Notes
Predicted 3D model of a 68-nucleotide RNA (transfer RNA) from a Candidatus Dojkabacteria bacterium. It matches the Rfam family "tRNA". Rfam's curators write: Transfer RNA (tRNA) molecules are approximately 80 nucleotides in length. By type it is a transfer RNA. The source organism's lineage runs through Bacteria, Bacteria candidate phyla and Candidatus Dojkabacteria. The RNAcentral record of the sequence draws on ENA.
RNA sequence: AACCGUUUAGUUCAAUGGUAGAACAGUGGUCUUUUAAAUCAAAAACGCAGGUUCGAUUCCUGCAACGG
Numbered sequence: 001a002a003c004c005g006u007u008u009a010g011u012u013c014a015a016u017g018g019u020a021g022a023a024c025a026g027u028g029g030u031c032u033u034u035u036a037a038a039u040c041a042a043a044a045a046c047g048c049a050g051g052u053u054c055g056a057u058u059c060c061u062g063c064a065a066c067g068g
Base pairs, nucleotide, nucleotide: 003068004067005066006065007064010024011023012022013021018054027041028040029039030038047063048062049061050060051059
């Protein structure tokens, strides 16, 4: 310098243009003499800026970070 890939919850990963999900972790409740376990509940995220579209995590462009 050129090319390719990745970026979503605290972590690891889904979601092929139509309400953003799961597991684990954390928090609260129930249970227990207490803790743990079990069980229930709630909280929590689309890297940034534009474009296309009735509608974008998804398609396009630029930038950034990381990897090859």